[in-house]
RNA sequence: GGGCCCGUGGUCUAGUGGCUAUGAUCUCUCCUUGACGUGGAGAUGGUCCCCGGUUCGAGUCCGGGCGGGCCCA
Repeated sequence: GGGCCCGUGGUCUAGUGGCUAUGAUCUCUCCUUGACGUGGAGAUGGUCCCCGGUUCGAGUCCGGGCGGGCCCA
């Protein structure tokens, strides 16, 4: 330099254009226990990497950029 794939709460992750963005984990609170742990209930936390475009409507589609991974040279 070329090709392909990926980017979503602190971490991991679901999401076929119709949304108020899903679940787990971490953290915090409560219940359970003599206590701890396990288990149960709840809460907090997201400018969906950035800029632009398409559309009535974009996390999702298109273009460019940035970052990461694999392959080729």

Predicted 3D model of a 73-nucleotide RNA (transfer RNA) from a Candidatus Woesearchaeota archaeon. Its Rfam family is "tRNA". Rfam's curators write: Transfer RNA (tRNA) molecules are approximately 80 nucleotides in length. By type it is a transfer RNA. The sequence is in RNAcentral, with records from ENA. NCBI's taxonomy places the organism under Archaea, Nanobdellati, Candidatus Woesearchaeota.